[in-house]
Formats: sequence, C1' cells, structure tokens
RNA sequence: UUGUUAUAAAGAAAGGUGGAGGGAAUAGACCCUUUGAAACCUUAGCAACCCUUUGCAAUUUUGCAGAGAAGGUGCUACAUUCUACCAAAUGUUUUUGGAAAGAUAACAC
Repeated sequence: UUGUUAUAAAGAAAGGUGGAGGGAAUAGACCCUUUGAAACCUUAGCAACCCUUUGCAAUUUUGCAGAGAAGGUGCUACAUUCUACCAAAUGUUUUUGGAAAGAUAACAC
C1' cells in the first nucleotide's frame, strides 16, 4: 500500500511550546478558533478491538454471557458535524433504511 472482517448518535481534558487556521478529500450547509486553530510534548482520562480471566455450549480453531485494565493500538467539540448515490414513504421537502467514501482495530499479503 492492498484485501477481508468487525465497530461507530455512548464515553473521556488540563498544562506547556506554537501562532492561523481547523472539522479527511470535492461542492454546498452548519460550526469551532487570537477568550489561541493545526502540529508537537507532558500528565490525566475514556473505551474495551487485541489482551487477561470466569461460566456455559461446542469440542484442535469457535460461539454466547459476565468480570478486569498490566501491556499493544485508538480516542478525549459538533452523529464519521450534516447532505451528495440508491430504495421506500411523503403533506414535495422532509423522514427512514442501505450503499459509496473515509476512520479505527484485528488478521492476511
């Protein structure tokens, strides 16, 4: 980098450096930001994918339910901020579901 699978309206911020952008890309909308953006560092926290562990079932591998948080990641404004493509409904511009794309994890190459 690519592929497969899983997950996402829940949750969790202070300080230092920095000095104008940021919310992935394109377009539109809506927001955050000099009462200090991005980025980096420190500390703290959240979550529970990997992980540890208990029970049950299955029986090489696995599934379901519960508990834990030492370690590997991730995350700590807003639904993945919303819409865009498809389908259904409809009071005709809105609702719902799905896809695509992106993100994260695990595995494979």